[in-house]
RNA sequence: AACUUAUCCAGAGAGACUGAGGGACAGGCCCGAUGACGUCCAGCAACCUUCAAAUCUUUUUUUGAAAGGUGCUAAUUCCUGCAGAAUGGUUCAUUCUGAGAGAUAAGUC
Numbered sequence: 001a002a003c004u005u006a007u008c009c010a011g012a013g014a015g016a017c018u019g020a021g022g023g024a025c026a027g028g029c030c031c032g033a034u035g036a037c038g039u040c041c042a043g044c045a046a047c048c049u050u051c052a053a054a055u056c057u058u059u060u061u062u063u064g065a066a067a068g069g070u071g072c073u074a075a076u077u078c079c080u081g082c083a084g085a086a087u088g089g090u091u092c093a094u095u096c097u098g099a100g101a102g103a104u105a106a107g108u109c
Stems, first nucleotide, its partner, number of pairs: 002108007013041001015040003021031003025081004042073003047069003050065005077101001082098007
């Protein structure tokens, strides 16, 4: 890199350093010298592991802790990108549903 499964309207910083870009891509719309992005610290969460308790048939399930591996900490994945439906109305807008794309975790090759 590819494939499979699950999740993506909740949550989380008046900190330190640095210094001009950033929000995956495209269009929009935003964030940013009142300091973005990044690094460290701090925090959030509970996907995998671990531990404890309960349940149970050996299996399993539930709850809790937050020790280990990750992850995350502007805006719903910021919105839309493809297809369908409804309404208005006319080739456009709004809403809803599904897919696609993306992100993360666990696994396979």

A computed fold for a 109-nucleotide RNA from Heyndrickxia coagulans, annotated as SAM riboswitch aptamer (S box leader).
It matches the Rfam family "SAM riboswitch aptamer (S box leader)". Its family is annotated with regulation of gene expression in the Gene Ontology.
Lineage of the source: Bacteria > Bacillati > Bacilli > Caryophanales > Heyndrickxia.